[in-house]
RNA sequence: AAAAUGUUUCAGGGGUGGUGAAAUUCCACACCGGAGGUGAUGAGCGCAUAAGACGCUACAAGUCCUCGACCACGAAAGUGCUGAGCCGGUCAGAAUCCGGCACCGACGGUAAAAGUCCGGACGGAAGAAACACAGG
Numbered sequence: 001a002a003a004a005u006g007u008u009u010c011a012g013g014g015g016u017g018g019u020g021a022a023a024u025u026c027c028a029c030a031c032c033g034g035a036g037g038u039g040a041u042g043a044g045c046g047c048a049u050a051a052g053a054c055g056c057u058a059c060a061a062g063u064c065c066u067c068g069a070c071c072a073c074g075a076a077a078g079u080g081c082u083g084a085g086c087c088g089g090u091c092a093g094a095a096u097c098c099g100g101c102a103c104c105g106a107c108g109g110u111a112a113a114a115g116u117c118c119g120g121a122c123g124g125a126a127g128a129a130a131c132a133c134a135g136g
Base pairs, nucleotide, nucleotide: 005132006131007130008129009128010127015029016028017027018026030116031115032105033104034067035066036065037064041060042059043057044056045055046054062103063102071080072079073078085101086100087099088098089097107119108118109117
C1' cells in the first nucleotide's frame, strides 16, 4: 500500500400536441435510464517502443450477473417478491462493440387508466469520494 474501523460529503432522469365535460393518465409523436461487476477491446496521451509490448487518463450494458429502491412478512437480524432482447455484421472469440428492429418501468393519488404530473421523499439506500485511525 491493501483489508478492517471511524467521520464527513455526495448519491435519479424525462412531454408536447390531439380528442374530450373531464386525461401531462387515452391516442399520436417524443423523451428518460440508480449502484457495483463484466465489457474479447476501442479512444486519447506519454517520461514507453522494433512492435498492436509497457505506463497513464477518461468513457462505454435500462432489457447479462449481483445489488438498491418499492411491496409483503418479522420484535429484530433478516427472509420473500422484484420488469424487459432479438436479428444481422465484424472477430479466433460478442450477453457489452457496430447496424437494424423491438421491449420494460414500484406504491398511493387524480374530473379519465401515469416510467415522464402530484405525494410518502428536505426520506431511505446500493454505493462513490475525501479525510482520520490503524498496520507491515
The RNA shown here (FMN riboswitch aptamer (RFN element)) has 136 nucleotides. The prediction has a mean pLDDT of 75. It was read from a public genome assembly, where an Rfam model found it.